RNA sequence: GGGCCCGUGGCGCAGCUGGUAGCGCACCCCGUUUACACCGGGUAGGUCGUCGGUUCGAGUCCGGCCGGGCCCACGA
Numbered sequence: 001g002g003g004c005c006c007g008u009g010g011c012g013c014a015g016c017u018g019g020u021a022g023c024g025c026a027c028c029c030c031g032u033u034u035a036c037a038c039c040g041g042g043u044a045g046g047u048c049g050u051c052g053g054u055u056c057g058a059g060u061c062c063g064g065c066c067g068g069g070c071c072c073a074c075g076a
Base pairs, nucleotide, nucleotide: 001072002071003070004069005068006067007066010025011024012023013022019056028042029041030040031039049065050064051063052062053061
């Protein structure tokens, strides 16, 4: 330098053919217990790496940039 993949709540992930974001765990609250854990129930929490474009509408399509991973090439 070239190519490919990934970037979604604290963590791990899902989101099909664009229609306004969900699951598990954790945290917190309640129940249970002498108490803790386990177990059962519930609440809150993200605008989807970033900037722009297309569209009535973008996590999803297109482009730039940033970050991570892998492969190839070049040089000393």

Overview: The RNA shown here (transfer RNA) has 76 nucleotides and comes from an Actinomycetes bacterium. The RNAcentral record of the sequence draws on ENA. The coordinates come from a structure-prediction model, not an experiment, and the mean pLDDT is 81.